A computed fold for an 88-nucleotide RNA from a Gammaproteobacteria bacterium, annotated as c-di-GMP-I riboswitch aptamer.
Model confidence (mean pLDDT): 83 of 100.
Of the family's consensus pairs, 95% are formed in the model.
NCBI's taxonomy places the organism under Bacteria, Pseudomonadati, Pseudomonadota, Gammaproteobacteria.
[in-house]
RNA sequence: CGUGUUUAAAGGCUACCCCACGCGAAAGUAUGGGGCCGCAAAGUAUCCAGUCUAACAGGCCCUGCCUUAUGACAGUGGGACUACAAAA
Repeated sequence: CGUGUUUAAAGGCUACCCCACGCGAAAGUAUGGGGCCGCAAAGUAUCCAGUCUAACAGGCCCUGCCUUAUGACAGUGGGACUACAAAA
C1' cells in the first nucleotide's frame, strides 16, 4: 500500500410517530422540520425469490366478486456494484 474479517471512538443514516406540503387507482412514496426503534453498508440499483396492491385487461353467480403486474417494498431475504475514517 492492497484485500478480507471483526469491532465501533469520532462521525453517518433514521424505523414507528407528529407537523407542513405534494405524487399515486391502490400498495406506497418525494421534500422540509421534529423525533431517534435500530443499522457496519439502513449507500446505489429490481437479477432471483418472497410479500403487498389491482389501475388497465379478462372472467363471473355482475350495486359486487375473482384472476393478473407492466405498479410497490432495497429497514423481507439472496446475489451485484460502490464506499470515508479509527482500532485489532